[in-house]
RNA sequence: GGCGGGUCUCAGGCGGGAGGCUAGGGGUCUCCUGAACCGUAAAUCCCCUACACGACGGGCCGAGAGCCGGGGUAAGGCGCCAAAGAUCGCCAAGCCAAUUCAGCCUCUGACUGUGAGUGUCCGUCCCUCGGGGCCGGCGGUCUGGGGCGGCUUCCGUAGGGGAGCCGUGGACCAUGUUCACCAGGCGAACCUGGCCAGGCCCGGGAGGGAGCAACCUAAGCUUGGACGUGCGGCGCUCGAGGGGUCGCGGGUAUGAGUAAAGGGGUUGGGGGGCUUGGUGAAGCCCUGGGCGUCGAGCCUCGGUGACCCGUC
Numbered sequence: 001g002g003c004g005g006g007u008c009u010c011a012g013g014c015g016g017g018a019g020g021c022u023a024g025g026g027g028u029c030u031c032c033u034g035a036a037c038c039g040u041a042a043a044u045c046c047c048c049u050a051c052a053c054g055a056c057g058g059g060c061c062g063a064g065a066g067c068c069g070g071g072g073u074a075a076g077g078c079g080c081c082a083a084a085g086a087u088c089g090c091c092a093a094g095c096c097a098a099u100u101c102a103g104c105c106u107c108u109g110a111c112u113g114u115g116a117g118u119g120u121c122c123g124u125c126c127c128u129c130g131g132g133g134c135c136g137g138c139g140g141u142c143u144g145g146g147g148c149g150g151c152u153u154c155c156g157u158a159g160g161g162g163a164g165c166c167g168u169g170g171a172c173c174a175u176g177u178u179c180a181c182c183a184g185g186c187g188a189a190c191c192u193g194g195c196c197a198g199g200c201c202c203g204g205g206a207g208g209g210a211g212c213a214a215c216c217u218a219a220g221c222u223u224g225g226a227c228g229u230g231c232g233g234c235g236c237u238c239g240a241g242g243g244g245u246c247g248c249g250g251g252u253a254u255g256a257g258u259a260a261a262g263g264g265g266u267u268g269g270g271g272g273g274c275u276u277g278g279u280g281a282a283g284c285c286c287u288g289g290g291c292g293u294c295g296a297g298c299c300u301c302g303g304u305g306a307c308c309c310g311u312c
C1' cells in the first nucleotide's frame, strides 16, 4: 500500500428542480420529477445577508448504494420569435331541409245570371252640441184675516159681554198665491192645538165657563206617489255638425267570374345549418414549431475519513 471483517463520527445524509415572492438567499404557496425521518410556526408572513441553499425542538443513518467535481442525455419551467392548426371576422363555392317569398304548371272542393267582381250612396262605428226618455240625488212657498196669548178700559149684583193696544203664527178655520202637494205609519202628562163624554163651577131656569181621558191634529221622523230641479249618470231615443269605413247589411249602376282558398310539382331569390377554399385579425387560454436559458431524473469518468483485527 491492496483486499476482507469489525467499531466510530467533526465529511456528510434522511430528496432535488422550475415558477412565484424578495434588494438578494432560503421557507411556507403552485407545478415538474419520483419514493424520500417526526413535530411546531409562517403572506399587512417566517429565518437569514454573498460563509445567505431555511428557523426552532426531537430521532435515525453514515464512510457507500453516500458526498464532491467533470461530461452526455433529458421530464418540465421561463424568455424571445414565427404564425401552421384551432378561435373570431369577411368573401366565394358546394350540399342539406316539416324554412320563407315570388313566377309558372297542375289537381281539389266552395260560392256564382235566384247576380261573381267593381263603382257609387246610405246604415252599422267614433266625437261634439241640443231636445226627450229612463235611473239616481236634492227640495217643500209666501201674504194677510179670523183665531190664540197678554195688557188697558167700559157695561152687567153670577156665569159673562163690548171696545182698544201689543205680541204670535206650529197647530184650528177660511182667502189668495206657489212646482212646494197627496196618501200610510210613528208622534204632546201639564206648560202648548182642535173637539171635549163623564164629573166640576155659576145659575130658579135658560144658558154660560174652565177642562181630564178618548178621538182628531202639529212640529219632527219615516214609507210610497205626484210635482219641481242652472244636479249626476246612460247597453234608450230624436235632430244637427264633423270624422271613420280591408268587416257586415241595404239601395242603385254594370254584367262574369271570385277568394292574396287549399294540396302537389317546378324555377328563381332571401334567410338558416354543415363542408371546402381564399383572406384578414388577435395572441399563447388549447394543439404543434424554432432559438436561448435553467434543469429534476438517468448514464458515465475522476476524486473522497479515523481506529482495531486478519491476510497478501
Base pairs, nucleotide, nucleotide: 001312002311003310004309005308006307007306008305012061013060014059015033016032017031018030019029023049024048025047026046027045037058038057039056040055066304067303068302069301070300071299072298073297076294077293078292079291080290081289084287085286087281088280089279090278091277092276093275094274095273096272099270100269101268102267103266104265105264106263107262108261110258111257117254118253119252120251121250122249123248124247125243126242127241128240129239130238131237132236133234134233135232136231137229138228139227142176145173146172147168148167149166150165151164152163153162154161155160181225182224183223184222185221186220193216194215200209201208202207